RNA sequence: GCGGAUGGCUGGAUGGCCGCGGGCUCUGGCCCGAGGAAAGUCCGGACUCCACAAGACAACGGUGCCGGGUAACGCCCGGCCGGGGUAACCCGAGGGAAAGCGCCACAGAAAACAGACUACCUUGCACAUAGGUGCGGGGAAAAGGUGAAACGGUGCGGCAAGAGCGCACCGCGCCCCUGGCAACAGGGGCGGCACGGCAAGCCCCACCGGGAGCAAUGCCAAAUAGGGGCCGCUCAUGGGUGUCUUGCCCGCGCGGUCCGGGUUGGCAGCUAAAGGCGUCUGGCAACAGCCGCCUCAGAGGAAUGGUCAUCGCCGCCGGUUCGUCCCGGCGGAACAAAAUCCGGCUUACAGGUCAUCCGCGCGC
Numbered sequence: 001g002c003g004g005a006u007g008g009c010u011g012g013a014u015g016g017c018c019g020c021g022g023g024c025u026c027u028g029g030c031c032c033g034a035g036g037a038a039a040g041u042c043c044g045g046a047c048u049c050c051a052c053a054a055g056a057c058a059a060c061g062g063u064g065c066c067g068g069g070u071a072a073c074g075c076c077c078g079g080c081c082g083g084g085g086u087a088a089c090c091c092g093a094g095g096g097a098a099a100g101c102g103c104c105a106c107a108g109a110a111a112a113c114a115g116a117c118u119a120c121c122u123u124g125c126a127c128a129u130a131g132g133u134g135c136g137g138g139g140a141a142a143a144g145g146u147g148a149a150a151c152g153g154u155g156c157g158g159c160a161a162g163a164g165c166g167c168a169c170c171g172c173g174c175c176c177c178u179g180g181c182a183a184c185a186g187g188g189g190c191g192g193c194a195c196g197g198c199a200a201g202c203c204c205c206a207c208c209g210g211g212a213g214c215a216a217u218g219c220c221a222a223a224u225a226g227g228g229g230c231c232g233c234u235c236a237u238g239g240g241u242g243u244c245u246u247g248c249c250c251g252c253g254c255g256g257u258c259c260g261g262g263u264u265g266g267c268a269g270c271u272a273a274a275g276g277c278g279u280c281u282g283g284c285a286a287c288a289g290c291c292g293c294c295u296c297a298g299a300g301g302a303a304u305g306g307u308c309a310u311c312g313c314c315g316c317c318g319g320u321u322c323g324u325c326c327c328g329g330c331g332g333a334a335c336a337a338a339a340u341c342c343g344g345c346u347u348a349c350a351g352g353u354c355a356u357c358c359g360c361g362c363g364c
Stems, first nucleotide, its partner, number of pairs: 001360010012311007020033005035335001039346002042344005047213004060209005065079005080094001081092004095204002100202002102198003117144002120139008152170006171193001172191008217268004227259007238250004275294004280289003313332007
């Protein structure tokens, strides 16, 4: 210098004028007022109400290598294993396939109790001068070809040809030793190989999980006028049954319940919290602890805006130029915006900037 990997930071600044929300007020004014994601609403909690004696089991849903962190997590940190990369580093729903069921497209002879298309070895018969060809029997699974995957791989020996048939190494299974908290790693012995893959298919194992959400919930105010359906009530009362008593029916009244109507304002919850910043200590780290300092929106159909000036950044044109510096003019500046609050994840983001590391080349 070029190319790359990882982790951060920033997200224009200052002032004037006109506004908006909140707090305080001596009513003059003063102070505070969006984000790194406020977003998606995907996980975990706090908080509130509802349900519930406790525990276990079942069902349903979720999580899934090991250790640690945390209030908790599906998050974070450190490690292991597998895969990719020369490397820095990145990626992985990463328990169980000898409990059972199911599936394995296309191609291919054959896709799971293995089996044998071409080709190989051998043999019988027929044909043929011969190489050989055809029809059968037997052996074998190395070679070809298909596939994501072909019933261990490579090599040597062996054999008619072959084959774990024999041997060495690798892989696999079992046992033991060593290291490690563990996942696991290394080593030794035995076994000739028995056990294909898929569990983001059912399933099995372990662990976790009541439901609904701030439009939760509580209080105040307002409203409950007039009306309808059903049920019950007893006496008082009115009417009807010609009159009286009793009985019955209807109305009125009271109580309950449902429908419909009306009210849809205010306060609390509400922002001082698993809070932020800094030094130190422990830890590889996530993080934890001590001390000090700070207070940082609380609106609620929802404020945080507009405009002007100066400066800074980028682009274009011109004054000069090969170009830089300098000056002037014009234009541009992302994603997006709190809504109970916190911890995460994911996604979006113009431009600028920092640190560490890797590879290649060059110079000293």